[in-house]
Molecule: transfer RNA
Organism: Clostridia bacterium
RNA sequence: GCUGAAGUAGCACAGUGGUAGUGCAGCUGAUUCGUAAUCAGCAGGUCGUGAGUUCAAAUCUCAUCUUCAGCU
Numbered sequence: 001g002c003u004g005a006a007g008u009a010g011c012a013c014a015g016u017g018g019u020a021g022u023g024c025a026g027c028u029g030a031u032u033c034g035u036a037a038u039c040a041g042c043a044g045g046u047c048g049u050g051a052g053u054u055c056a057a058a059u060c061u062c063a064u065c066u067u068c069a070g071c072u
Stems, first nucleotide, its partner, number of pairs: 001071007010024004018055001026042005048064005
C1' cells in the first nucleotide's frame, strides 16, 4: 500500500428498514439473627464519527477514525 472483519449500557453480546434488548455488574426493596444465594423493581445508550438515501436508519450507501486478521 491492498483486501476482509469488528465498533451497540461499566463488561460480554443480540438486534439485517418500523418504539434499542439479554446476561453479568450497579442501586432500592423483600426474604435472613446477619451475609451469600433467591425473588421483585429501578437506573444506565448522541448504536465509533460525519454526510447521504428513505415517510422512517443500529440496519442501506459514501467518507473517515480505532482495533484485529490476511496479502504484498